[in-house]
The RNA shown here (glmS glucosamine-6-phosphate activated ribozyme aptamer) has 173 nucleotides and comes from Sporolactobacillus kofuensis. Lineage of the source: Bacteria > Bacillati > Bacilli > Caryophanales > Sporolactobacillus. It matches the Rfam family "glmS glucosamine-6-phosphate activated ribozyme aptamer". From the family's description: This entry contains a glucosamine-6-phosphate activated ribozyme that is found in the mRNA for GlmS. GlmS is an enzyme that uses fructose-6-phosphate and glutamine to generate glucosamine-6-phosphate. Rfam classes the family as a riboswitch.
Parts: sequence; structure tokens; C1' cells
RNA sequence: ACUAAAUACAAAGCGCCUGGACUAUUCCAACGGACGGAGAAAAUCGGGAUAGUUGACGAGGAAGAGGCUUAUCGAAGGAUUCGGCGGAUACCUCUCGGGUAUGCUUGCACCCGUUAGUACGUGCACAAAACAGGAAGGCAACUUUCUGUACAGAAGCCCGACGGCAGGCACAU
Repeated sequence: ACUAAAUACAAAGCGCCUGGACUAUUCCAACGGACGGAGAAAAUCGGGAUAGUUGACGAGGAAGAGGCUUAUCGAAGGAUUCGGCGGAUACCUCUCGGGUAUGCUUGCACCCGUUAGUACGUGCACAAAACAGGAAGGCAACUUUCUGUACAGAAGCCCGACGGCAGGCACAU
């Protein structure tokens, strides 16, 4: 140094990389002419091997168990936040729990999940990347980080409006 095992830590635009794109080195092909395409124009444009780089910017989201996969919102960009694999607080079922307009309580129904009614309405919000200017590392593609400066929306939040059925007990009249 590599491999195996064990232990510890580490997460949800989260983790990983074999397609694609890009970089470096090297090899092959081409180098003449014509046509066509990309490109402001000129240059330029192919393929293989090896080694690398990239591959989601924040907000929001967790009762338990099981199932399941294309699981909310906007920003940036304008082929790569493309593509693939895995996962995930979403969704479904059950259990438990909360609410349904006097108080408690039983059953059903509906809606939710401990901040526990909503498909309705008004309003609310210091986002981060980006951008600009630096620092460090790398031959490079790129990576990490600092400073400044803005700009969102929602199934998020506040308030409002609206809001069951059949019983029992209590209280009051």
C1' cells in the first nucleotide's frame, strides 16, 4: 500500500457512476478536391487506449408497522440540475392518537398526525446557488473556501370564514 472483518461517525435536490459531455498524455486516420452542417469570422470538427473532471441551488417535509415509486415548492440555466443505480420525511393500508362550534363520553363517518378539520379566502416570508471581487489546490477539465450584493414560491406560516349523524350523562332554563 492492497484485501477482508469489526467498531465509530456521517443524509435526504441525499449518496454513487459504467452512458454522455469535458480535460491531459499517447497512438491511428486524415492532410488533394467537391458537397453539406456547426461556428460572428478565422482556426477548427474523426477514432482508440490510459488516467482524471463533471454529474441538483436552496425552502419545505418524520406517530408506529407494512407496502410502493415518476414524492411538494420555486430559483438558476437553456442540451448536462441530461442519463443510470440506490435511497428518501410523500402516497396507500392497518394500528394508535387528535379534531368536527355548552362540558364530558360511546359508535359510525370525514379530515388530519402530537404544531394533529379543510378541497375556501386574505395576507406573510432577510433563501441559496447565480452574479461580482478574492484566496488555496491542480498541467488542465475543475475542486474547496472567503467577502459583497440582490431576487422566490408552495400541499410552508398567521388570521379569517365555514364546519357531521345517532345516543348517554351532567349543567342551565